[in-house]
A computed fold for a 592-nucleotide part of an RNA from Haloechinothrix sp. LS1_15, annotated as large-subunit ribosomal RNA, domain I.

Context: one part of a larger RNA
Order: sequence, then C1' cells, then structure tokens
RNA sequence: GGCGUACGGUGGAUGCCUUGGCACCAGGAGCCGAUGAAGGACGUGGGAGGCUGCGAUAAGCCUGGGGGAGCUGUCAACCGAGCUGAGAUCCCAGGAUUUCCGAAUGGGGAAACCCGGCACUCGUGAUGGAGUGUCACCCGCACCUGAAUGUAUAGGGUGUGCGGAGGGAACGCGGGGAAGUGAAACAUCUCAGUACCCGCAGGAAGAGAAAGCAACAGCGAUUCCCUGAGUAGUGGUGAGCGAAAGGGGAACAGGCUAAACCGGUCACGUGGGAAAGCCGGCAGGCGUUGCGUGAUCGGGGUCGUGGGACCGCCUCGUCGGAGCUGCCGAUCCGGCAGGGACCUGAUACGAGGUCAGCCGAACGCGUUGGAACACGCGGGCGUAGCGGGUGAAACCCCCUUAGGCGAAGACUUCGUAUCACCCCCGGGCGGGAUCCCGAGUAGCACGGUGCCCGGGAAAUACCGUGUGAAUCUGCCAGGACCACCUGGUAAGCCUAAAUACUACCUGGUGACCGAUAGCGGAUGAGUACCGUGAGGGAAAGGUGAAAAGUACCCCGGGAGGGGAGUGAAAGAGUACCUGAAACCGUACGCCU
Repeated sequence: GGCGUACGGUGGAUGCCUUGGCACCAGGAGCCGAUGAAGGACGUGGGAGGCUGCGAUAAGCCUGGGGGAGCUGUCAACCGAGCUGAGAUCCCAGGAUUUCCGAAUGGGGAAACCCGGCACUCGUGAUGGAGUGUCACCCGCACCUGAAUGUAUAGGGUGUGCGGAGGGAACGCGGGGAAGUGAAACAUCUCAGUACCCGCAGGAAGAGAAAGCAACAGCGAUUCCCUGAGUAGUGGUGAGCGAAAGGGGAACAGGCUAAACCGGUCACGUGGGAAAGCCGGCAGGCGUUGCGUGAUCGGGGUCGUGGGACCGCCUCGUCGGAGCUGCCGAUCCGGCAGGGACCUGAUACGAGGUCAGCCGAACGCGUUGGAACACGCGGGCGUAGCGGGUGAAACCCCCUUAGGCGAAGACUUCGUAUCACCCCCGGGCGGGAUCCCGAGUAGCACGGUGCCCGGGAAAUACCGUGUGAAUCUGCCAGGACCACCUGGUAAGCCUAAAUACUACCUGGUGACCGAUAGCGGAUGAGUACCGUGAGGGAAAGGUGAAAAGUACCCCGGGAGGGGAGUGAAAGAGUACCUGAAACCGUACGCCU
C1' cells in the first nucleotide's frame, strides 16, 4: 500500500409525513378610477427587526348585529402596563379618518421631494410662520368678449358636466404582421393571419332582421353545438389546406330612420306697388307678406303578395287655443279622459339567495403500553359510519357531519302594485296620371386582398387608382356570359338570449405531486444574489405526546465532552425522525 471483516465518522439518499402546490367542476361576481384607482414610499405598538393590520383619530375610532370568557395579531418568548358579565378580545354590516408618491392635475422634479398664488382662520407688537379649502390640460354645452378688416371669424374669458385622462388575468373586435418548421433540399405553398406590436370596448364582445339560401319543391334575422364531412373542392394536383346547403338541437324579438309631400324659422336671389299672396264663401282690411334655391326644426313615411307620397270615400270622445278681423265650415296645436305597449327608473309589499352565526344523537369496564383511539367483554346512536383532532388505529372524547333554525343592516334575484319617463292613437277601401324609395354609389377597366377556390371558365365579398348608371316598364343575385324562370330590394342606424373567458369570492372533486417532486416560491420569494439596464433568479421543511430543551459535579481558555437528571427512547440534545452510498478512520486477518 491492497483486499477482507468488525466498529465508527462524514454525508443526507430512502421510507413515512404535510402547512404548499397542480388540474378541474358547480354556483356567485365580472370591472376599478379626478368623491383621486391599481401599485407603492414613509410612518404607526411601552420595549431592536421582519410579516400582517392600520394612517398623524395610524394592530386602530363610531353605530348596529352576532358571540359569551377571557384578551392586548404573528415570528416569539420575556418584562412592564392595562382591558373585561355596565359583555371585552373576536366575527359580520354600515359609517368616519385615510400622511406622501402614483393618470397625479397649482409650478417644478433625479417618484414618495422642492417652491408658490388666492380666500378664510390661528399665532406675533410686527415680519417670518401654521392650518383648512382652492388653482393642470382637453372635450361638450351656455354666456361674455373679441384681431388683422366694416360685418364676421380666429383667439381670449366665465360658468357648468356623477364628461375624458390611468389601471385590469383571460375572453372580444379592429389596424399592422414574422421566422424556426413541413414539403424528407427549395422558390409557389406551409407554419399562419399563428407568435408579436398597436388601438378600442364590455361583462361579455362581435354578428343580426335578406339586394339571403334554394331549385321548379320550398325555407324565412343572427349566434352556438352535433351532423353533413375529411365529403364537394383546392393544391409545385406535392406537402397539405378544406367548405356550404340540408337535417337534428340550444336560444328566440324585433325596431328606428333618409326621400317624396305639408308647415315654421333663417339666409340669398328675384318680382312688383296692387295684379300675385294672406285656408274656403261673403264683407272689410293688410302690404319687406309672393316666387325660386339652400340650411335647419316639426309633421308624414319605412315596404317586396312592392311600399309610400298624392287624390277620392267610410268611420273618428271632450275642453281650450291658433291664423288680419266678424259669421259658418274645415284644418292645425295643446290639455284632459280613455285605450294599447311593456322598455327604463323609483318606491312599497311579499318570496328567495349572499354577507356573522345557532341547535345538533349515542360508552363503560378490563389487559398490554409512556400514552388507548389497539385487544377482550358488555352496551348504545344513526335523516349523523364525510373529514379532521386528541400521547398508537375513535360512529358514541372534541370540532364537525345528516337534519333544522337565523339578520338590526347591506347587496342581489323574482313577483305584484303604484308613480314617473318614453312610444302609439288612426285605421280601412279604391284610384294609378304625377312624385319618392339612400351616388362619385352600383357597374366597368387596371392593381391587390379575402372566400374550400394558389388567376383559374372565377361568380360572390372587400380595398386602391380611373371611369361612371338607373328609381319599380327600376335594380341585384342564382359560380364567366346570354335568354327564360326563381329569389331578393344594396349603397343609413339600433337590437336581449343561446356563445367565449376566469384575475376574484364560496363550496367541492382527483387511478394529480409529496420537498432535486408539486407554482420560481410549503420557510421574512419574485426575497437573497447577479446585471448600467431591459432582465435573470436561487437555496433552505420534520426533536418530542409534552420543552419535560440536561439543575448540580468534573476535564477544558473555549468549543466540545464525561457523570447526574428529564423522557417510552438522548445511538430523539435544538449540527435534533429514519440515516443508504461515495469518502475518511480505528482494530484484527491475509498478501506484497
């Protein structure tokens, strides 16, 4: 030195455990913010710090409700000082306070800091000082003022608004928009309109009431699911991509305008001195009233068996008013009554739910043991034998569980009633002469895009450039195009539900993990640490039933150990359950 055996050290694998995670289900809730959010800084306790709570009223203040004996959160003890049956601590609801930063908004700024104006108040003999409130910008509306330039406009100002600004996990809509990859290379193609960036909104969003589909039969807004179907198609006819109608379900809901025509107001143009005009008749009267165009407001009107305007006819409560005047008729406006519709809101009542809680059955003895929840014996409850805890394994010890009960107050759902607001009050028949039925639109050409459709025979839809119609005897579509036939009525707007998602709250489940796993994070973790920064990003759980955490003695400077003691166990001693291997020793044997 090697090998072997035994006994140790080191180390922290394994086993067991779980306070933490992961995935999903059901219900709820689905926005917060200038009445200052989200997120922070700094403070705040009798005693240093971290976490939690709170905000100069600072682990808290007030009111109401619950609860019933201890309490002054936690790591985490100890000391001190207190509170509490006149009901504390604690839980729930409502309110008060809520520094500074932050959209941050009086001005500035290297966030949590600096410096102001005005009004009122406090303090000082006075100045300096202090407190409260207020002062950003943009937009809408109303009003005042007001240049170049006469009117005007721009601009300026004042008041006002539950106006805007910023934040938010995923879901939504829109504007932009890759590449790795696949094609066994690669360019059309694919990945993919994905990732990513930007804008905007809501509790959902978007879509939506046929210029639709279909096929000689019909359906009747949209959305979502199953099917149709990996079909029809498309495709360097490669890789791949990939419908629709129809059928079965979920949920169901339909409305408002533009125009023609009538009337009011304003502006411009034009006419003219009484012709025209002032609803009609008669009489009187008027004289910027007429006509045309434009704008705006009110009525009217909203459809595809085409509809409406317009004209005629039928039916059509009452009161007041209007026009240049009087009478009659007609017209229009408003109120009331009555009716319809049920949208929105408020109030009241009733019912349900949520936000604290409450009641809640039934066991003893013996043996082993440190301990009974084990075993033995004898009992009991069960609308409760889910689960957890208790010194081992508990239906009957504790918390729960089945079942039942409960709110002063807040929120919410549904129903009913009343009130307010909004809408409608005309409808029908006939006529077919005239007028209207959404224009730089549709269509077309060229260039692109999106559709199953890669330019194709390429329709339909959308965008850019150019050109550029028609108004119902019109126009569009039915996959080039034409005819016939059929369906529809573009170029305006709104619309619940069925659908998507889960940051958040409550409850539950798991052939999910069990500390190198499961979230990065079971522990003062997005921490320590790294980086100028964007950003990256850990490690680290377990004494024991209970600290009973080793009084006292001895060795030692201490660390550490030996006795003694606690404990079931100390070979459980806070470097603490179990304690594998590598690695390091000690003793012995063999070999060299």